RNA sequence: GGAGCCGGCCGGACAGCCGCUGCGCGCGAGCGCGGAGGAAAGUCCGGGCUCCACAGGGCAAGGUGCCAGGUAACGCCUGGGCGGCGCGAGCCGACGGAAAGUGCCACAGAAAACAAACCGCCUAAGCGCGCAAGCGCCGGCAAGGGUGAAAAGGUGCGGUAAGAGCGCACCGCGCGGCCGGUAACGGUUCGCGGCACGGUAAACCCCACCUGGAGCAAGACCAAAUAGGGAAGCAUGCGCGCCGCGAGGCGCGCAGCGUGUGGCCCGCACGGCUUCCGGGUAGGUCGCUACAGGCGCACGGCGACGUGCGUCGCAGAUGCAUGGCUGUCCUCGACAGAACCCGGCUUACAGGCCGGCUCCUUCC
Repeated sequence: GGAGCCGGCCGGACAGCCGCUGCGCGCGAGCGCGGAGGAAAGUCCGGGCUCCACAGGGCAAGGUGCCAGGUAACGCCUGGGCGGCGCGAGCCGACGGAAAGUGCCACAGAAAACAAACCGCCUAAGCGCGCAAGCGCCGGCAAGGGUGAAAAGGUGCGGUAAGAGCGCACCGCGCGGCCGGUAACGGUUCGCGGCACGGUAAACCCCACCUGGAGCAAGACCAAAUAGGGAAGCAUGCGCGCCGCGAGGCGCGCAGCGUGUGGCCCGCACGGCUUCCGGGUAGGUCGCUACAGGCGCACGGCGACGUGCGUCGCAGAUGCAUGGCUGUCCUCGACAGAACCCGGCUUACAGGCCGGCUCCUUCC
């Protein structure tokens, strides 16, 4: 100098004016302070909170799935193991079980799984023909070719008619022991087994673990008009008594409500006014933002993280605010807008900054 890998961060700046919104102060006019994000997004996981349900256990259904740890919890994170990719820094992996059972394996191919025989190799044994060479039959083989993503270990020697773990050596594999590790797993100069078992479980299934349902329009409280439900009372007339100058008021007694039907009473049907009670609606209040909180330091830990101390206060609406204009400057500004809250994951993102590391080349 070039090419890359990993981690962290920023996301126009400043000023003025005019608005919107929450809170505080003020009698008021108004003043002061605060006012989107790293993803506020997708709503995919996990939890808090709320209401409903719930003795315990099992089945079903769904999810998770190497090991250890972290956490309120997780399908997240950290560290490790194994496998794959990369020269490397690093990256990726639903990564339990296929010797419990069932299913499936396109095309091609003889055969796709209690193996099989298309080409090929063989003719020792047996049979037939032939003087013989040999030919045919009955057969043998799985080494070579061919098909395929995949064909029942590899190399060599022996062996054989030809072959074959058929035998042997080495490599590989499985099981056991031993050693290391908390474990996953790794190592092995030890022993056993000729090797016995293709792949597929985001196919059924088996094993282990987890999971009650609905969601802030959750839910709690206050509560109008109108209609409806329940309860109590009432109208009006006459008389008497008391109070008051009077209009009138109060108390007591008697008869009793209105409308319709009817000549009238009873009866029947319909109904008014007042007050109270309870449920619900409109509307309002709470839930609502202070927290598994941010930052800094110290300590423990490889780390995720934990503990302690200090410090900060950082949107909370409900027709739903966070904007507009002007000026100056620059590298000329991406994706995108809170709605109960928090921890993750995933997705989108112009441009730029910082740190650590790898490889190549050159120079000293």

Notes:
This is a predicted structure of a 364-nucleotide RNA (Bacterial RNase P class A) from a Gammaproteobacteria bacterium. Lineage of the source: Bacteria > Pseudomonadati > Pseudomonadota > Gammaproteobacteria. Its Rfam family is "Bacterial RNase P class A". The family's RNA type in Rfam is ribozyme. A source record names the gene rnpB. RNAcentral holds the sequence, with entries from ENA. Of the family's consensus pairs, 94% are formed in the model. Its mean pLDDT, the model's own confidence on a scale to 100, is 78.